[in-house]
Context: one part of a larger RNA
Molecule: small-subunit ribosomal RNA, 5' domain
Organism: uncultured rumen bacterium
RNA sequence: GGACGAACGCUGGCGGCGUGCUUAACACAUGCAAGUCGAACGGGGAUUAGUUGAUAGAGAGCUUCGGCAGGAAAUCGAUUAAUUCGAGUGGCGGACGGGUGAGUAACGCGUGAGCAACCUGUCCCAGACAGGGGGAUAACACUUGGAAACAGGUGCUAAUACCGCAUAAGACCACGGGAUCACAUGGUUCUGGGGUAAAAGGAGCAAUCCGGUUUGGGGUGGGCUCGCGUCCGAUUAGCCAGUUGGCGGGGUAAGGGCCCACCAAGUCGACGAUCGGUAGCCGGACUGAGAGGUUGAACGGCCACAUUGGAACUGAGAUACGGUCCAGACUCCUACGGGAGGCAGCAGUGGGGAAUAUUGGGCAAUGGACGAAAGUCUGACCCAGCGACGCCGCGUGAGGGAAGAAGGUCUUCGGAUUGUAAACCUUAGUCAACAGGGACGAAGCAAGUGACGGUACCUGUGGAGGAAGCCACGGCUAACUACGUGCCAGCGGCCGCGGUAAUACGUAGGUGGCGAGCGUUAUCC
Numbered sequence: 001g002g003a004c005g006a007a008c009g010c011u012g013g014c015g016g017c018g019u020g021c022u023u024a025a026c027a028c029a030u031g032c033a034a035g036u037c038g039a040a041c042g043g044g045g046a047u048u049a050g051u052u053g054a055u056a057g058a059g060a061g062c063u064u065c066g067g068c069a070g071g072a073a074a075u076c077g078a079u080u081a082a083u084u085c086g087a088g089u090g091g092c093g094g095a096c097g098g099g100u101g102a103g104u105a106a107c108g109c110g111u112g113a114g115c116a117a118c119c120u121g122u123c124c125c126a127g128a129c130a131g132g133g134g135g136a137u138a139a140c141a142c143u144u145g146g147a148a149a150c151a152g153g154u155g156c157u158a159a160u161a162c163c164g165c166a167u168a169a170g171a172c173c174a175c176g177g178g179a180u181c182a183c184a185u186g187g188u189u190c191u192g193g194g195g196u197a198a199a200a201g202g203a204g205c206a207a208u209c210c211g212g213u214u215u216g217g218g219g220u221g222g223g224c225u226c227g228c229g230u231c232c233g234a235u236u237a238g239c240c241a242g243u244u245g246g247c248g249g250g251g252u253a254a255g256g257g258c259c260c261a262c263c264a265a266g267u268c269g270a271c272g273a274u275c276g277g278u279a280g281c282c283g284g285a286c287u288g289a290g291a292g293g294u295u296g297a298a299c300g301g302c303c304a305c306a307u308u309g310g311a312a313c314u315g316a317g318a319u320a321c322g323g324u325c326c327a328g329a330c331u332c333c334u335a336c337g338g339g340a341g342g343c344a345g346c347a348g349u350g351g352g353g354a355a356u357a358u359u360g361g362g363c364a365a366u367g368g369a370c371g372a373a374a375g376u377c378u379g380a381c382c383c384a385g386c387g388a389c390g391c392c393g394c395g396u397g398a399g400g401g402a403a404g405a406a407g408g409u410c411u412u413c414g415g416a417u418u419g420u421a422a423a424c425c426u427u428a429g430u431c432a433a434c435a436g437g438g439a440c441g442a443a444g445c446a447a448g449u450g451a452c453g454g455u456a457c458c459u460g461u462g463g464a465g466g467a468a469g470c471c472a473c474g475g476c477u478a479a480c481u482a483c484g485u486g487c488c489a490g491c492g493g494c495c496g497c498g499g500u501a502a503u504a505c506g507u508a509g510g511u512g513g514c515g516a517g518c519g520u521u522a523u524c525c
Stems, first nucleotide, its partner, number of pairs: 001525003006521005013394006019387002021352001026350003030347003035092003040089002044085012061068002099305003108230008118222002123218007131165001133163002140155006171196003175192007201210003231277003238268001240266001243265004248260003280302004284295004307328005330341004358384001360383003366380001367378004397427004407418004431466001433461005441452001469514005474495003480509005490497002
C1' cells in the first nucleotide's frame, strides 16, 4: 500500500447493486416451509335444479251461503343430475428444492482413466401384447378398552389395490451345437429342445387422448475400481489378527474379507506406517511484477450431517432434516396407567458474544410437485423492510465580488493572516419536498393476468433554501504558531517527547490529508 461476512469511537444527505451469527452442530414459544390427483375407487355431508310421495291447505273461482272443485307457499322423505367439502383406499411426489460444516487426513475432494463387475422411476425412439377369473379390505355401521395418544372386535363394499389361470415375440435360467472377438477370469452373436415370469383401466357420442405389461436402444442420474495430488508433529518407530493371501460359499444392482467356514503366514513402515493434533474439499477469492504466500463468507460443483447413538422398512432411488423402530439426554401433557416433541428450512425468542436483520408481501415472473386441464401447493424464488457493512454514483451550489469589512488569531504594534472566504449582485436548478402523468418486466392465438408499485421515469411549482465531518501537523510523513502545564498531567507505530519559553502533552487560531465518511483495533499478502 492492498484486502475484509468485520468490530469500536466520532460524524452522517440521497440513490443503485451487493451483503449481513465468523461465537453455543446451545436450547427453542408461535406461525408458515410438501403436497397433489374425483379423468383410478367406494361411501358420506352441504347447496342448487328436476321428478316423485306424505303432511299441509293460501289467493283467485263457483255457490242454494251448508259447502264444492282446485291446488300455490311451507315442512319432511325418496331419487336423478350438477357443483362443492372433508376423511378413507389407490397413484405420483415427500431421496428434489432449502439449511449447516459437527464429523472426516479419507478414493472424501481435485484431476485423468477403467468397469469383459453394475443399476437407472419419470423422458425419447422402436418392437410385441392386454384373454378370462377369484378372494379380500379401509372407508361406513354397530360395539369394546383408554384421561388422552390410540388400539381392538363383529358385519358390509369398490378399484389402475391384491392373487391365481391362459398366452410369451423377445427376456431370464440350466443343458447342447456353431461363428467371431479378446484383456486372465471371459465378451458378442446364431441356433436346438426344456423350464420360469405379464398386464388396467379412465375420459369422451365418437374420432381419439391419457394410461397398463414386456423387450431392445438412447438420454439423464448414480454405484464401484485405479494412477497422481491433497496440513502439522519423530519430544509418535514400529504397526495389524479378518490382520495379508488362497479355495469354497453367502450377500449385493455389481467386483471385493463386504461377511462366513477351512487352509497358509502374511500385510504396511524413515519414499514416514502407526499414533497424536488440526481441518469439510474444489472452481475460485485476496495479495504479489512473478514465483509464491494466505484463504475457502457470498455464487457454482462434490461430500458429510439433521437432538446423541444404533437399525432396518418402503421405494427406480434413502439407510430418509419437517418417515418408522429401539436406546440415551432434555422439554412438555397426564386421570400416574401412559403419551407427545426435535428450527444446522423462513421469520422469530432466550443464551453466548466485540458483533450480524422482518414473527413483512406475492406466487406476477423463473423453477419445482401433482393433474388431461382448469388449477392447487411452493419461507425455492421474486420483491419489500432494517444496518454507511462493502463497492459505485450524486449532492451539500455556480459565476462575479477588495472597503482586502467586522470578528478571531499572531504581532517587532508598522502590520500579517483567516481571505474571494463572507456580505452583496447575477444565475442554474441536481438531490430532497409537493402536484399532474406514468411504465418495461406479460411469454403463451385472442382476451385476461404485476407482489414490487402509483415504484422507476417524465412534466410542473417555489426557493440557497433541508444536507460536513473526521484525523493529523518532531522525524519517518503532507501540514506551525500562541497560551496552559512543568519528568506532573499526559503522548507513543518506531526513534522518543514532558524536569519554566514543549512546532511531540492540553486548548485555541492556522495549515495538511481524506471526505459521507474519517480514524483505531484484529487478521492476511